[in-house]
Context: one part of a larger RNA
Molecule: large-subunit ribosomal RNA, domain II
Organism: Chromulinales sp.
RNA sequence: GACAGAGACGAGAACGGGAAAGGCUUGUUAUCAUCCCGUCUUGAAACACGGACCAAGGAGUCUAACAUGUGUGCGAGUGUGGGGGAGGUAAUCCCCGACGCGGAAUGAAGGUAAAGGUUUUACGGCCUUGUGCCGUAGAGCUGAGGUAGGACGGAGACGGCACUAUCGACCGACCAGGAUCUUUCGAGGUCGAGGUUUGAGUGUGAGCAUACAUGUUGGGACCCGAAAGAUGGUGAACUAUGCCUGAGGAGGACGAAGCCAGGGGAAACUCUGGUGGAGGUCCGUCGCGAUUCUAACGUGCAAAUUGAUCGUCGAACUUGGGUAUAGGGGCGAAAGACUAAUCGAACCAUCUAGUAGCUGGUUCCUCCCGAAAUUUCCCUCAGGAUAGCUGCCACCGAACAGUUUUAUCAGGUAAAGCGAAUGAUUAGAGGCCUCAGGGGUGGAACGUCCUUGACCUAUUCUCAAACUUUAAAUGGGUAAGAACCCUGGGUUGCUUGAUUGAACCCGGCGGUGGAAUGACGGUGGCUAGUGGGCCAAUCUGGGUAAGCUAGAUUGGCGAUGCGGGAUGAACCGAACGUCGAGUUAAAGUGCCCAAGUAUCCGCUAACCUAGAUCCCACAAAAGGUGUUGGUUCAUUAAGACAGCAGGACGGUGGCCAUGGAAGUCGGAACCCGCUAAGGAGUGUGUAACAACUCACCUGCCGAAUGAACUAGCCCUGAAAAUGGAUGGCGCUGAAGCGGAUCACUUAUACUCGACCAACCGAGUAAAGGCGAGACUCGGUUGAGUAGGGGGGCGUGGAGUAUGUGAAGAAUUCUGUGGCGCGAGCCGGGAUGAAACGUACUCUAGUGCAGAUCUUGGU
Numbered sequence: 001g002a003c004a005g006a007g008a009c010g011a012g013a014a015c016g017g018g019a020a021a022g023g024c025u026u027g028u029u030a031u032c033a034u035c036c037c038g039u040c041u042u043g044a045a046a047c048a049c050g051g052a053c054c055a056a057g058g059a060g061u062c063u064a065a066c067a068u069g070u071g072u073g074c075g076a077g078u079g080u081g082g083g084g085g086a087g088g089u090a091a092u093c094c095c096c097g098a099c100g101c102g103g104a105a106u107g108a109a110g111g112u113a114a115a116g117g118u119u120u121u122a123c124g125g126c127c128u129u130g131u132g133c134c135g136u137a138g139a140g141c142u143g144a145g146g147u148a149g150g151a152c153g154g155a156g157a158c159g160g161c162a163c164u165a166u167c168g169a170c171c172g173a174c175c176a177g178g179a180u181c182u183u184u185c186g187a188g189g190u191c192g193a194g195g196u197u198u199g200a201g202u203g204u205g206a207g208c209a210u211a212c213a214u215g216u217u218g219g220g221a222c223c224c225g226a227a228a229g230a231u232g233g234u235g236a237a238c239u240a241u242g243c244c245u246g247a248g249g250a251g252g253a254c255g256a257a258g259c260c261a262g263g264g265g266a267a268a269c270u271c272u273g274g275u276g277g278a279g280g281u282c283c284g285u286c287g288c289g290a291u292u293c294u295a296a297c298g299u300g301c302a303a304a305u306u307g308a309u310c311g312u313c314g315a316a317c318u319u320g321g322g323u324a325u326a327g328g329g330g331c332g333a334a335a336g337a338c339u340a341a342u343c344g345a346a347c348c349a350u351c352u353a354g355u356a357g358c359u360g361g362u363u364c365c366u367c368c369c370g371a372a373a374u375u376u377c378c379c380u381c382a383g384g385a386u387a388g389c390u391g392c393c394a395c396c397g398a399a400c401a402g403u404u405u406u407a408u409c410a411g412g413u414a415a416a417g418c419g420a421a422u423g424a425u426u427a428g429a430g431g432c433c434u435c436a437g438g439g440g441u442g443g444a445a446c447g448u449c450c451u452u453g454a455c456c457u458a459u460u461c462u463c464a465a466a467c468u469u470u471a472a473a474u475g476g477g478u479a480a481g482a483a484c485c486c487u488g489g490g491u492u493g494c495u496u497g498a499u500u501g502a503a504c505c506c507g508g509c510g511g512u513g514g515a516a517u518g519a520c521g522g523u524g525g526c527u528a529g530u531g532g533g534c535c536a537a538u539c540u541g542g543g544u545a546a547g548c549u550a551g552a553u554u555g556g557c558g559a560u561g562c563g564g565g566a567u568g569a570a571c572c573g574a575a576c577g578u579c580g581a582g583u584u585a586a587a588g589u590g591c592c593c594a595a596g597u598a599u600c601c602g603c604u605a606a607c608c609u610a611g612a613u614c615c616c617a618c619a620a621a622a623g624g625u626g627u628u629g630g631u632u633c634a635u636u637a638a639g640a641c642a643g644c645a646g647g648a649c650g651g652u653g654g655c656c657a658u659g660g661a662a663g664u665c666g667g668a669a670c671c672c673g674c675u676a677a678g679g680a681g682u683g684u685g686u687a688a689c690a691a692c693u694c695a696c697c698u699g700c701c702g703a704a705u706g707a708a709c710u711a712g713c714c715c716u717g718a719a720a721a722u723g724g725a726u727g728g729c730g731c732u733g734a735a736g737c738g739g740a741u742c743a744c745u746u747a748u749a750c751u752c753g754a755c756c757a758a759c760c761g762a763g764u765a766a767a768g769g770c771g772a773g774a775c776u777c778g779g780u781u782g783a784g785u786a787g788g789g790g791g792g793c794g795u796g797g798a799g800u801a802u803g804u805g806a807a808g809a810a811u812u813c814u815g816u817g818g819c820g821c822g823a824g825c826c827g828g829g830a831u832g833a834a835a836c837g838u839a840c841u842c843u844a845g846u847g848c849a850g851a852u853c854u855u856g857g858u
Base pairs, nucleotide, nucleotide: 036051037050038049039048052858053857054856055855056854057853062219063218064217065216066215067214068213069212070211071210072209073208074207077101078100079099082096083095084094085093086092105112106111116142117141118140119139120138121137122136123135124134125133126132127130145167146166147165148164149163152159153158169202170201171199172198173197174195175194178191179190180189181188182187222361223360225358229351230350231349232348233347234346240325241324242323243322244321245320246319247318248317251283252282253281254279258275259274260273261272262271263270264269287312288311289310292308293307295306296305327343329339330338364792365791366790367789368788369787374387376385377384378383388530389529391526392525393524394523395522396521397520400518401517403516404515405480406479407478408477409476415470416468417467422464423463424462427459429457430456431455434454435453436452437451438450439449440448441447482512484511485510486508487507488506489505490504491503492502494501533557534556535555536554537553538552539551540550541549542548562573563572564571577755578754579753580752581751582750583749587745588744589743590729591728592727596742598741599740600739601738602737603736611731622716623715624714626713627712628711629710630709631708632707633706634705635704643700644699645698646697647696649673650672651671655667656666679694683692684691756782757781758780759779760778761777762776763775764774793847795844796843797842798841799840800839801838802837803836804835812830813829814828816827817826818825819824
């Protein structure tokens, strides 16, 4: 080392046995939170509309053109109309020419038509005779502008793509004007120098084809839906009317004309009684109709009937059959009636998937961003276009600001002012002249005196959106540097006496980076939705006011949840990924209900039911000897206030007036004396007196008293219809009201930690191959309707590749296990009996809860 054997360890598999923690699923109970979805809407749980339930079907498609973006092929070209050749006559390859777009523009058009520089030769012209200048033609060389920024290259100097800004050149058009030639005198040709005019041009080109995406427009054009319009037909079996030809209809009543007989009369004629049988006459059956019960019925007997009642019933009657009239037409004893259950224009088919600025509906998930209800115009006001606001894509860069500060500028709103202007406006005072009215004195006087105004003077009261001397706050503009500062030079037809200045240009060895705070900013292309708004605070217009109407600024709701306000679009707090821990906001801390029956100081008693927290769900003027504070003025030990007691007199019955009036009906006046004090009188009273009382004074008493005003709580003021609301219970040294202090409760807010996603930044495969659409680290952010974008899931079909399946595919069921944020996916077990997946690419009749959706079922 090989071979053989034994033992030990042993992932995993099969079989058998088998707990607990835990996970998942399902049911029940309790507590907490929770109003029903969709929709139009400023706003829906709505007494706004759709919606019993289930299954299946059901709505932005296809095409043409254009625009933009991206990929691919070729490229000054490109492209498979077509034709020809090779070819298994299919694909494919090669060739040809036509045509489209592009490669040239401009102008109405005739038409014209896209730098320049330099050298030399030839010819011509000009004189200033020179190595001159100008023009034309030919040839050679050269050549695509300047400035600023600039990728990139370079050690640097420097060069400098695309693109942007600006200046210049060229082409066409236009304007003005010059030279020359021709001329039929109208004009035309050629050349040159210009312009503050103009073009969708040039300046070493970028297009063409194709695929996809998005958008717009035309097409049925996301789906369903009219009232209408047009063309051609079918109907008079219902019903309307005419015509033709048939049919039908008790009984009774009234009793026209004519006629007869008798009577009267001279006669005309008349009276009486009969007979007769007229009539859009009467009662009434059949029939025809249809008044009332507003009867019955009202998923009926019936898409108009039944019962009783009623109208008419010999005629404008009723009715069968035939025939005529047809849709803007008929027919109509006229009601817009009828014309086949249809009529203010029938029915059928077609144009036709008619159109609808209107209503309704419009189907899977997730991540990122995220509006507008405003401007202008419109036969515009239920709609569009336009700008704004939005998203996506691309490129460039240190450029920035809804802030403050500093500096500076404009303004005429608030306020103020009116002994300042303008305008309004109250009150007295003074007044020489002037004006006007009235009066006295005068014969009269622009004589004099009185008076009323205007007017003047100095004051006084009150005002102004369209008044203002003055004049804020807030708000607005500009600046706080590289495109700058300093400095050298140049150009100019401007400017200056002047190379003086101004503007512009070319340089420089130069200088420093010029407040704070915050933060990425700019450009281009395409573009949806919106174009009904509403609320609060403040400022305005209208209005008596309004949950009214019209504006402005800011913030919200709309589009938005969360904690609080019992309830709630908008109020207060605060905006949101999924969790854990801690801390707060607003609001609260008797119980409902988490947290103080906390502490301290006041107030309040409320029998019509005290009061109790922004918006906010009301109460006023006025009053109160309820109670508590305050201010002012009085009285008081020289004894007040209140209480009890005494006095309260005389002139004088004041004067007037009155029938009367003695303090007291009324008017004017309101003195004197004696007193401690007593009003020519505060009330009662009388016919008038009287009497009583008060003011006022005094005694007793012994300390505070009175009045007016003010503002806290409380009370009155304070009446409504179902029973009722500080949210309820309830609460009284509060659990009410006012003030102060500490503690505590809890939001998706704040802080910390973990995870997810998006965005930004930094780094990484040296050392076998592949990879980055990856990985690692750090930071920030996370709401969302209409709407946009990215990434995914699922369904039918096709191609390529590869699998599963009779040892059981799809399907269906499942109190079954797992994965994914999710759309969904993968297992297990049943069922079932023959098909079905996965990856990449392509494709579409591709996803349902709603549409009074369609069909079927319950």